Two RNAs folded together computationally: RNase P RNA and transfer RNA, 464 nucleotides in total.
């Protein structure tokens, strides 16, 4: 130089002219204005602050709120699944085990359990689940024979060939009528030892001749975990209405109702609870931002994250602000034009003139993951080629 | 903003416990009529919205994106 792994940052920058949310002062405007009322605030100066790395999909996992409650137990259901941390939690994350690709940095892995029990395994194929003789081998009789064998009838035999995704360990010696764990090394598998780990696991030596294929992102089993539903939760205020009417269910206080469902204990109400007709309003204010907060040193930790100290206050709208236009500059592309380096493939910086600058946009709030992004920097590492 | 369904030939819809995907209506040919419609025959048209993974094998199971639809509020 080229190729390429992996972490990380950024995501135009100044200056002006005009606008637009909120907050805080200040003038003017008061017997003010909009409004039925709650209940809001006009204009003009000035300062302050005003979108994301994803605000997004709404996948999960919490805070907050209701559901008038608290607990114990089983159950349904839904959900996670190697192991140890880490955290408010979590399916996240962070550091190891085990398997798989890569020449390598590295990357990928929903990785419990198939000898508790059921189902499924199409076609093909002899034979697919307490295995199975199609061809072949090989045998044993019997028959014909052109003496090579051929056919009938039985046996033995899973080494070989075909089907298949899968045919009851694998090679490879031996061994046999022909084979076969039938025997023996190696590996693979299973089972107890022992030795290092906190574990998952792995090292090492034993025995065992191999026996229960594959699915569990099919039912299930077993460990754990979770109570619903959501800021249109909820909570006040104002206006207005027919505080209505029907059909079910469970009950008539040793009951009955209490947001999956049964039981018990405690505790509230006395009707409760469902569907379906019909009425009336679509208005405000609160929730609404000091918070598992940001940002910087230190310190423990491999890390993820915690620990202490400093420092800041950092958007809160509701048809819904956070813009737009001008000039310089800065990135990219394209064309032109000449310079330089050269492995002749480009490659670097330079001038003009055009175009372009990306995905996207808060809505109660955090903590991740996903999915979308024009481009530009940084760091750390691996591979091949050159020079020294 | 919150939950919740949907996507299968051109068009409306089936699809079981995972096994080589159909059904009507439209079309193509052809028969029938003097012609056309209806009527019989007969062909032909799908990567099951997209990508990935489980499995031998996905329209079905499991993740993720995308389109498209539906429903909510307060009083009494």
């Nucleotide at each position: 130089c080229c190729a390429g792994a992996c972490g990380g940052u950024c995501g135009g920058a100044u200056g002006g002219c005009c606008g637009c949310g909120c907050g805080c002062g200040g003038g003017c405007a008061a017997u003010g204005g909009g409004g039925a009322a709650a209940c809001c605030c006009g204009u003009c100066c000035g300062c302050g602050u005003g979108a994301g790395g994803a605000a997004a999909g709404u996948c999960c996992g919490g805070g907050c709120u209701c559901c008038a409650c608290g607990g114990g137990a089983a159950u349904a259901c839904g959900g996670u699944g190697c192991c140890g941390g880490u955290u408010a939690a979590c399916g996240g994350c962070c550091g190891g085990c085990g398997g798989g690709g890569g020449u390598g940095a590295c990357c990928c892995u929903a990785g419990g359990g198939a000898a508790a029990g059921u189902g499924c395994c199409a076609c093909a194929g002899a034979a697919a689940g307490c295995a199975a003789a199609c061809c072949g081998c090989c045998u044993g009789u019997c028959g014909c024979u052109u003496c090579g064998g051929c056919g009938g009838c039985g046996g033995g035999u899973a080494a070989g060939g075909g089907u298949g995704a899968a045919a009851g360990g694998g090679u490879g010696c031996g061994g046999u009528a022909a084979g076969a764990g039938c025997g023996c090394a190696c590996c693979g598998c299973g089972c107890g030892g022992u030795c290092g780990g906190u574990a998952a696991c792995g090292g090492c030596g034993g025995c065992g001749g191999c026996a229960u294929g594959g699915u569990a992102a099919a039912c299930c089993c077993c460990a754990c975990c979770g109570g619903g539903a959501g800021c249109a939760a909820g909570a006040c205020c104002g206006a207005g209405u027919a505080g209505g009417g029907g059909c079910g269910g469970c009950a008539u206080a040793u009951g009955g109702c209490g947001g999956a469902u049964u039981u018990c204990c405690g505790c509230g109400c006395c009707g409760c609870c469902g569907c379906c007709c019909g009425g009336g309003u679509g208005g405000g204010u609160c929730g609404c931002g000091u918070g598992a907060g940001g940002c910087g040193u230190u310190c423990g930790g491999c890390g993820a994250c915690g620990g202490a100290c400093g420092u800041c206050c950092c958007a809160g709208a509701u048809g819904a602000a956070u813009g737009g236009c001008c000039a310089u500059c800065u990135c990219c592309c394209g064309u032109u034009c000449g310079c330089g380096c050269u492995u002749c493939g480009g490659c670097g910086g330079g001038u003009a003139c055009g175009g372009g600058g990306a995905c996207a946009g808060a809505a109660c709030c955090c903590g991740g993951c996903u999915u979308a992004c024009a481009g530009a920097c940084c760091g750390u590492c691996u591979g091949g080629c050159c020079u020294u | 903003g919150c939950c919740g369904g949907c996507u299968u030939a051109g068009c409306u819809c089936a699809g079981u416990u995972g096994g080589u995907a159909g059904a009507g209506c439209a079309g193509u040919u052809g028969a029938u009529u003097u012609g056309u419609a209806a009527u019989c025959a007969u062909c032909a048209g799908g990567u099951c919205g997209g990508g990935a993974g489980u499995u031998c094998g996905a329209g079905u199971c499991c993740c993720c994106c995308a389109g498209c639809c539906g429903g909510c509020a307060c009083c009494a």
Overview
Its mean pLDDT, the model's own confidence on a scale to 100, is 78.